[in-house]
RNA sequence: AGAGUUUGAUCAUGGCUCAGGAUGAACGCUGGCGGCGUGCCUAACACAUGCAAGUCGAACGGAGUAAUUUCUUCGGAGGUUACUUAGUGGCGGACGGGUGAGUAACGCGUGGGUAAUCUGCCUUACACAGGGGGACAACAGUUGGAAACGACUGCUAAUACCGCAUAAGCCGGUAGCGCCGCAUGGCGCAUCCGGAAAAGAUUCAUCGGUGUAAGAUGAGCCCGCGUCUGAUUAGUUAGUUGGCGGGGUAACGGCCCACCAAGACGACGAUCAGUAGCCGACCUGAGAGGGUGAUCGGCCACAUUGGGACUGAGAUACGGCCCAGACUCCUACGGGAGGCAGCAGUGGGGAAUAUUGGGCAAUGGAGGAAACUCUUACCCAGCAAUGCCGCGUGAAUGAAGAAGGUCGUAAGAUUGUAAAGUUCUUUAGUCAGGGAUUAAUAAAUGAAAGAUCUGAAGAAUAAGCUCCGGCUAACUACGUGCCAGCAGCCGCGGUAAUACGUAGGGAGCAAGCGUUGUCCGGAAUGACUGGGCGUAAAGGGUGUGUAGGUGGUUUGGCAAGUUAGAAGUGUAAUACCUGGGCUUAACUCAGGUGCUGCUUUUAAAACUGUUAGACUUGAGUGCAGUAGAGGUUAGUGGAAUUCCUAGUGUAGCGGUGGAAUGCGUAGAUAUUAGGAGGAACACCAGAGGCGAAGGCGGCUAACUGGACUGUAACUGACACUGAGACACGAAAGUGUGGGGAGCAAACAGGAUUAGAUACCCUGGUAGUCCACACUGUAAACGAUGGAUACUAGUUGUAGGGAGAUCGACGCUCUCUGCGACGCAGUUAACACGAUAAGUAUCCCGCCUGGGGAGUACGGCCGCAAGGUUGAAACUCAAAGGAAUUGACGGGGACCCGCACAAGCAGCGGAGCAUGUGGUUUAAUUCGAAGCAACGCGAAGAACCUUACCAAGACUUGACAUCGUAUGACCACUAUAGAGAUAUAGUCUUCUCUUCGGAGACAUAUAGACAGGUGGUGCAUGGUUGUCGUCAGCUCGUGUCGUGAGAUGUUAGGUUAAGUCCUGCAACGAGCGCAACCCUUAUGGCUAGUUGCCAAUAUUUAGUUAGGAACUCUAGUCAGACUGCCGAGGUUAACUCGGAGGAAGGUGGGGAUGACGUCAAAUCAGCACGGCCCUUACGUCCGGGGCUACACACGUGUUACAAUGGGUGGUACAGAGAGUCGAGUGCCGGCAACGUCACUCCAAUCCAUAAAGCCAUCCUCAGUUCGGAUUGGGGUCUGCAACCCGACCCCAUGAAGCUGGAUUCGCUAGUAAUCGCGCAUCAGCCAUGGCGCGGUGAAUACGUUCCCGGGCCUUGUACACACCGCCCGUCAAGCCAUGAAAGCCGGGGGCGCCUGAAGUCCGUGACCGCGAGGGUCGGCCUAGGGUGAAACCGGUGAUUGGGGCUAAGUCGUAACAAGGUAGAGCC
Repeated sequence: AGAGUUUGAUCAUGGCUCAGGAUGAACGCUGGCGGCGUGCCUAACACAUGCAAGUCGAACGGAGUAAUUUCUUCGGAGGUUACUUAGUGGCGGACGGGUGAGUAACGCGUGGGUAAUCUGCCUUACACAGGGGGACAACAGUUGGAAACGACUGCUAAUACCGCAUAAGCCGGUAGCGCCGCAUGGCGCAUCCGGAAAAGAUUCAUCGGUGUAAGAUGAGCCCGCGUCUGAUUAGUUAGUUGGCGGGGUAACGGCCCACCAAGACGACGAUCAGUAGCCGACCUGAGAGGGUGAUCGGCCACAUUGGGACUGAGAUACGGCCCAGACUCCUACGGGAGGCAGCAGUGGGGAAUAUUGGGCAAUGGAGGAAACUCUUACCCAGCAAUGCCGCGUGAAUGAAGAAGGUCGUAAGAUUGUAAAGUUCUUUAGUCAGGGAUUAAUAAAUGAAAGAUCUGAAGAAUAAGCUCCGGCUAACUACGUGCCAGCAGCCGCGGUAAUACGUAGGGAGCAAGCGUUGUCCGGAAUGACUGGGCGUAAAGGGUGUGUAGGUGGUUUGGCAAGUUAGAAGUGUAAUACCUGGGCUUAACUCAGGUGCUGCUUUUAAAACUGUUAGACUUGAGUGCAGUAGAGGUUAGUGGAAUUCCUAGUGUAGCGGUGGAAUGCGUAGAUAUUAGGAGGAACACCAGAGGCGAAGGCGGCUAACUGGACUGUAACUGACACUGAGACACGAAAGUGUGGGGAGCAAACAGGAUUAGAUACCCUGGUAGUCCACACUGUAAACGAUGGAUACUAGUUGUAGGGAGAUCGACGCUCUCUGCGACGCAGUUAACACGAUAAGUAUCCCGCCUGGGGAGUACGGCCGCAAGGUUGAAACUCAAAGGAAUUGACGGGGACCCGCACAAGCAGCGGAGCAUGUGGUUUAAUUCGAAGCAACGCGAAGAACCUUACCAAGACUUGACAUCGUAUGACCACUAUAGAGAUAUAGUCUUCUCUUCGGAGACAUAUAGACAGGUGGUGCAUGGUUGUCGUCAGCUCGUGUCGUGAGAUGUUAGGUUAAGUCCUGCAACGAGCGCAACCCUUAUGGCUAGUUGCCAAUAUUUAGUUAGGAACUCUAGUCAGACUGCCGAGGUUAACUCGGAGGAAGGUGGGGAUGACGUCAAAUCAGCACGGCCCUUACGUCCGGGGCUACACACGUGUUACAAUGGGUGGUACAGAGAGUCGAGUGCCGGCAACGUCACUCCAAUCCAUAAAGCCAUCCUCAGUUCGGAUUGGGGUCUGCAACCCGACCCCAUGAAGCUGGAUUCGCUAGUAAUCGCGCAUCAGCCAUGGCGCGGUGAAUACGUUCCCGGGCCUUGUACACACCGCCCGUCAAGCCAUGAAAGCCGGGGGCGCCUGAAGUCCGUGACCGCGAGGGUCGGCCUAGGGUGAAACCGGUGAUUGGGGCUAAGUCGUAACAAGGUAGAGCC
């Protein structure tokens, strides 16, 4: 000091969370020692038992015990000494100890005052103590009571009590002088009158007594300042505020009383309500602050609850008294006793807090002359890891890197010098022996502790807890499989989990470690230090103005603030610094500093303030002008709509995307004329003007507010802001009364639609208008409060002024408004930028995560609607802003494509073929699924293939490798069987050899293993499809931006093209495009067989001889490059036209597929990770199935005919295959085909191309079209054509006469049409696929529209990216909360009644010598009873909304123009 978390990514805003420290703590696991601290935070709940305040015989009289002594009538009596002591008396029980209930207060803190006071014991000074008296306890006797406790009679002492005397001084009265003080007043001196004292004891040292004064200590009272929350508590108060006079007190005072006056407190927060003991300090923090108020110290309050006084120096008294209440106990029922918030302890409460211990040895306290006694104050010990601090649990060496564990690619790695082993040490602990100190002293005195030293044995007795996804140090294996579970936040877990559980390993801390609670910090997240408000939360709708806050220039005074010095105080402890003492530390001691404060005083006078005076620039006034939809009232004008009347006129009008409702033959709409009425004011009109805002628009008049310009005559700071307050305040709405043309919520009808309570249409009432009154809100917005000053420019516009000019316009300068750019600066960015969101000052308002909620309750306002003020529980980890890149849009612009259009031929209708779905089945194996599955995998299912089904068989296996044994293997025959297979038999005697054996093959056997077309294409490789042969996709450096990113790649042209050119903060480059490759189109050269044949011969035939010209073949070159010309174009790229050329602008075609998208396809081509099967999900076998068939779809084929069909004749290709093959010829057969000869390992044979051409028949018909289907007969292949082959012949001759909505292909050698070949293959269901050539068109105006794509731009709440996101009702569960007939409880105040104890007042009988007491009465009053209201809390059938909850219902509201732009108010 920061970090995680909103996003695809970014910046900022903003909350949540974490890392730190602390604790009187508690809980979980674990636990060796010592030192020093700490220990009922809850029930101020109730308490058994013991102890916690006594002491003094040197105050007093008795009594008792012991010793001693005197006398004796020996019963006893008296004295002395010591001890004990109930009582009288004195002092102390007001300290010490506990607790924090109450208290928001002069209670506490701090500083003062007391001239308004008291003060026992203590100290000092002065003065004094003379002489008397009468009682009461104890005690004795009688007596009541259960007890507690008394009653009566009698005796008695004192330092107990009461008079008298004395009075230095004191007190009271009268009244004088001097000095002093802030007022009342105080002090001193002097006169007179009146009043009040005393106590003795003794061991003879002393200790006491009285008065006065002073001191010290302690206490009382008063005052300034400070001291929590709530305004959803705004008014409170009658002894209340003051006065006069009394009473009372130690003392002032309404403290109390009588009378008089009507005051006193309060927005600077009274009163009320809630909470709370306050402080020194403690925790945290850089500090300022925030939190706390245990232990220690100061003050206060309380002592079962409430009231009261007595005594006393001091109490309204914790261990005293009286009364009342509650509770507990005793009781003989009559009456009594009690108070642990003292120390221990008990019960209870609680997550939770200790011993019914020892001692007065130390420190301190009470009493005493003292010894001493008492002291749960205190000192110690016990319990608790409750905290802080210290120590230990061993050290060194030790590699065979042991064993074991874990991982593993099987090599090893790791645990790990760790262990074992060897050597050594002994702190703590154990045993034994000394022993300082707490003790202050001359000596004595230790409850408790035993520091420390010496010796001995022995590594011996002593380590856990949490964590290991990121934050945050530390990783692997197995198990589990959105389960179990984890989690502080983000989040992990759905079969490869470093996040769950376990293990190994590792990290951290350590006698502790984690968790939980609380506080501060981080959080600048309440911001004084130190934040904000255009869009993230946040500017009041606007003005006027009160209190308050702030305030121009200048002079003098004062000194409140301010600054400086000095003094006092700020207890001690704590903190910090420097030292000291415990072995160290914690702890503790000493000294110093500090305690940021308050008070007093001295000084200064700049600033603020205040006071006296002055000034003019702020502000205002005057004077001269100016512009304006500023406001109010009255009048008035034309256009238009509607209605009424009349005319003309006839069948429609109106309305929409298209319609309908509606109006109209009773005459509409249209049109003409006249009239009525209400509302609003076209053009001018503008970025224009005015107003505080809302807002204001025909014209005229009246009244009226403000602004601006100029001038500088007047006032002289009169100013700014503004909580409350007051006023204004769009639309809608409300009340009363008018008015009502148009428009138009509600409502009605018509449409649209799945629905349509909407959008559209036809109507239509409130309302809109006026007057008066209310309401008081809007996205009342510039989402930007007001004022003042300062800080570059440019430009437009409105209203003024000045200069210059002869002068208009224009020009220059200037003031006030309204706008647009823009520098600096600011900003998260967008943007703002003299009209600031810049730089500063002043004042006001407001904000502090989202939701709940602008809701509830309460108050105020309102006729109501509602407004204003304005929460909480609960819930989420986000919500939100700006900008970026994409994607998307029923957004825009541009461009391209057989995309549309223009054409040609088709599909969809029929039959058949084939594939798919569905259905069926024992099985109809599996895959492919919009384009991009469906004549697809399959370039060929009768068996095989084959993966499917039923049946029969095998189990180391059909196939691979390894061990052992035996043997050649193979082949053949017979029998059984459907076959696999089984049995029997025949035949055979492998190769090499170093003679040991080795190899191949077969059989048997054992186990490792084989095997799987089983699952997962969402674990994968590889391959492929698609967008798309679309023109795109990126990088380096530089630059811009806080950044994501941008730029380049955009722009202007151009291209088939990110093709090229130009421009440009870009310059370059890569993958794509193009080219290079193949083929085709032309030519040259080379070559000349199997191809060719011009010339020469020859033949049936290029057949042969010959030729090398031509064709052709196949090798190599050439050719095309916008190269040339013209025009256009930016002197460009390029485009258009032309020439030449076989070919012209990539000549045609092919191969070639960028970054990527679709979790696209394939585990059944192959490969491969997990998982699964293992006498079966493997393997073999014969048979069946994949060929089923109501139906639906795709792709094809054949046709429907005359541009045709049949028959006969005749012409012209290219490419390709072939010896297990292709065939030709002759013969046979109508034919498929067969037999026999022969050719071809191929420019030789296959091999006749067909359409075409010539001739002929058919003449528009279900036909001489069409060929399905069926019957019969055959051929061929093959072990085998039944399921289930092709072909041939004869016969049969179905549907079909050009095909609905819709839809496919194609732009030239293309479509269309015609045939030929090949692969697979025994054969073939091929009409398919892949190739080849022949003949050979039509059309393209063009880019509005449909589809797809590219680039730019725009909007976005999408980013899994529109198959996106997302809203509300309803239904279900859970949670908190409001209302509610009521019910219950609580505290406080008020009225009335009653009223204990007690003080005070009064009082003839009684008591007392007296003082006085008692009795009785009165006032006050705790408590009790009762009544009316207000407040707070709990609960409540029912009810309201709210929140949360993977896959419920209905719709589709919002985000794109979201398909009616959205939103706010009503």